Predicted 3D model of a 534-nucleotide part of an RNA (large-subunit ribosomal RNA, domain I) from Flavobacterium sedimenticola. Model confidence (mean pLDDT): 83 of 100. It matches the Rfam family "Bacterial large subunit ribosomal RNA".
Context: one part of a larger RNA
RNA sequence: GGCGUAUGGGGGAUGCCUAGGCUCUCAGAGGCGAAGAAGGACGUGAUAAGCUGCGAAAAGCUGCGGGGACAGGCACAUACUGAUUGAUCCGCAGAUAUCCGAAUGGGGCAACCCGGCAUGUUGAAGACAUGUCACAUCGAUAGAUGAGCAAACCCGCUGAACUGAAACAUCUAAGUAGGCGGAGGAGAAGAAAACAAAAGUGAUUCCGUAAGUAGUGGCGAGCGAACGCGGAUUAGCCCAAACCAGAGUUGUUACGGCAAUUUUGGGGUUGUAGGACCACGACAUUCUAUGCAAAGUGAACUGGAAGGACCUGGAAAGGUCUGCGAUACAGGGUGAUAGCCCCGUACAGGUAAGCGAUGUAAUAGAUAGUGGUAUCCUGAGUAGGGCGGGGCACGUGAAACCCUGUCUGAAUCUGGCGGGACCAUCCGCUAAGGCUAAAUACUCCUGAGAGACCGAUAGUGAACCAGUACCGUGAGGGAAAGGUGAAAAGAACCGUGAAUAACGGAGUGAAAUAGAUCCUGAAACCAUACGCUU
Numbered sequence: 001g002g003c004g005u006a007u008g009g010g011g012g013a014u015g016c017c018u019a020g021g022c023u024c025u026c027a028g029a030g031g032c033g034a035a036g037a038a039g040g041a042c043g044u045g046a047u048a049a050g051c052u053g054c055g056a057a058a059a060g061c062u063g064c065g066g067g068g069a070c071a072g073g074c075a076c077a078u079a080c081u082g083a084u085u086g087a088u089c090c091g092c093a094g095a096u097a098u099c100c101g102a103a104u105g106g107g108g109c110a111a112c113c114c115g116g117c118a119u120g121u122u123g124a125a126g127a128c129a130u131g132u133c134a135c136a137u138c139g140a141u142a143g144a145u146g147a148g149c150a151a152a153c154c155c156g157c158u159g160a161a162c163u164g165a166a167a168c169a170u171c172u173a174a175g176u177a178g179g180c181g182g183a184g185g186a187g188a189a190g191a192a193a194a195c196a197a198a199a200g201u202g203a204u205u206c207c208g209u210a211a212g213u214a215g216u217g218g219c220g221a222g223c224g225a226a227c228g229c230g231g232a233u234u235a236g237c238c239c240a241a242a243c244c245a246g247a248g249u250u251g252u253u254a255c256g257g258c259a260a261u262u263u264u265g266g267g268g269u270u271g272u273a274g275g276a277c278c279a280c281g282a283c284a285u286u287c288u289a290u291g292c293a294a295a296g297u298g299a300a301c302u303g304g305a306a307g308g309a310c311c312u313g314g315a316a317a318g319g320u321c322u323g324c325g326a327u328a329c330a331g332g333g334u335g336a337u338a339g340c341c342c343c344g345u346a347c348a349g350g351u352a353a354g355c356g357a358u359g360u361a362a363u364a365g366a367u368a369g370u371g372g373u374a375u376c377c378u379g380a381g382u383a384g385g386g387c388g389g390g391g392c393a394c395g396u397g398a399a400a401c402c403c404u405g406u407c408u409g410a411a412u413c414u415g416g417c418g419g420g421a422c423c424a425u426c427c428g429c430u431a432a433g434g435c436u437a438a439a440u441a442c443u444c445c446u447g448a449g450a451g452a453c454c455g456a457u458a459g460u461g462a463a464c465c466a467g468u469a470c471c472g473u474g475a476g477g478g479a480a481a482g483g484u485g486a487a488a489a490g491a492a493c494c495g496u497g498a499a500u501a502a503c504g505g506a507g508u509g510a511a512a513u514a515g516a517u518c519c520u521g522a523a524a525c526c527a528u529a530c531g532c533u534u
Stems, first nucleotide, its partner, number of pairs: 001533009015519001016483002020454002022451007029443002031149002039100003042055003046078001050074002061094006070082003105114003115133007135146004153184001154182005164171001168218001194201002205232005215223002236435003239379001243266010271413001273378004277372004286366005291360003296355002301349003307322005323340002325329001331343003384408008394420001415430005470477002490518001493505004
């Protein structure tokens, strides 16, 4: 030096565990904010650095309800207090709520500085206290509304590139990502100028199918319907106008009016055309809102069955024997594995605020018919057209349909539009105004529950004081780090020692090679002893 055996050190794999995550289901909630939000700064405790709570009334104040013995958060100890005259704690409703922040009296390098006015403290103020003073829109006196924040979902405006086409330009990616604006618990869409095809359907939305079909496409890569059918859910309405009435202004006048225009109320709302107007008839029916009553729902919360002995063991819930409950054998805890030990569970009960089916009274509002057809009305810079684009599955194509930057530009019910160039016939519909629940999408958040999801290099970046420490001028990037024991019983006391280090005894404990660098404790690596060997 090598090999082997044994014993240790070192290290933190593995096993077991879970306080945290992940993905869903059902239900709720779907907003907060000038009555000052979200988010912060600074304070606040007997002692107090951090977290949590709270706000100069500061780990809290008041009322009501619950509850029933300890309490003064995490968080021990000491001191001092409070509490059966009911505390702590839980629920509901209030009070207080510094400063910054939309931040709003003015300013500002956020948490700071400096003012005006009114009132008060005063003899007085270069002082103090309280209140108030931003801007925009509407009203124009009072006042009301807005702003800012927030995870996704929704609508609109704007809008890439990588990529694919095995290169690349039309094309694709994709109307995606990104930017901006807006709204709600949903949003958008929506009551046919729709589809269809010789038969018919009857607003919209969503799902399945039709169908990867018909098409489209450097006919490449790719893109990709509709009709129809089956379901979910169902709901329909209001204006403009004609006409009537009132009011204001202007013009004109023969002072009787007439005309124009603005405005208010009635009327009226459609395609088998409808309405005005004329004639007839009627005052019905149904619905909504507000008030009161009220089943019920609704927080904390209440009741809630049934077991013993022996054995092993540190400990019984294990084993043996013998019982009992069950509308409860979901789950968790307890010194190992408990239906009957504890918390619970099934079931039953319970009230405040709030919500509220339904009933009822009055008021207010809304809501109908038949016939006639001379005249009037039925959405204009609109429909349509030219040029240039865009959207439609559809790339200009035979290209209809929809939108419009620009130039033009009708008809008026004997009207107009559509049925994929265009024309005729036929059929369908009635544009140029508006509203509309449900079925649909999503989950920052709350409650209940689930998992052939993870188990500390996994699962969130974060099981732990994590968006922390740390890095960066900044935008931004971004960790590591869980486990004594059933219970601290966390090692009194003695010794060695400079020692509050460390160790040896002693003691606790089932165990201390469970001793706080603490469950288990692999390998690398290091050492000691012994054996064999060069």